This is a predicted structure of a 75-nucleotide RNA (transfer RNA) from a Nanobdellota archaeon. The RNAcentral record of the sequence draws on ENA.
[in-house]
RNA sequence: GGGCCCGUAGCUUAGCCUGGCUAGAGCACCGGUCUUAUAAGCCGGGGGUCGGAGGUUCAAAUCCUCCCGGGCCCA
Numbered sequence: 001g002g003g004c005c006c007g008u009a010g011c012u013u014a015g016c017c018u019g020g021c022u023a024g025a026g027c028a029c030c031g032g033u034c035u036u037a038u039a040a041g042c043c044g045g046g047g048g049u050c051g052g053a054g055g056u057u058c059a060a061a062u063c064c065u066c067c068c069g070g071g072c073c074c075a
Stems, first nucleotide, its partner, number of pairs: 001074007010027004020058001029045005051067005
């Protein structure tokens, strides 16, 4: 220098190909319940605008471009 893949809550991730309830789950966290107490179980709750910036569109996590970070391969 060239090519491919990945980047969504604290962590692990679904959704991305086929744009359309202005994002879901598990764990963790907070409150309650239960218990002599802890854990487990059960009930409830907060937390992300989807790596960043532009573009297309009525509408973008999803399509396009550039950039950043990580991984692999080639030179």